[in-house]
């Protein structure tokens, strides 16, 4: 230098195929119920689409560029 893949709460991930309703799930965290206390169980809450631009009525999703990570080639 070239090619491919990935980037979503604190952590791990689904959703991208085929654009659509409040972005889901698990663990962790906070509060409550329960309990003598704790744990377990149940309920509730806070927290996320790497960045910029474009297309569109509408973008996590499509297009272009950038940044970061991984693998391969030279």
């Nucleotide at each position: 230098g070239g090619g491919c893949c990935c980037g979503u709460g604190g952590u791990g991930u689904a959703g991208u195929u085929c654009g659509g309703a409040u972005a889901g799930c698990a663990c962790a965290g906070a509060g409550g119920c329960c309990u003598c206390c704790g744990g377990a169980g149940c309920c509730u809450c806070a927290a996320a689409c790497u960045c910029g631009g474009g297309u569109u009525c509408a973008a996590a999703u499509c297009c272009c560029g950038a940044c970061g990570g991984g693998c391969c080639c030279g």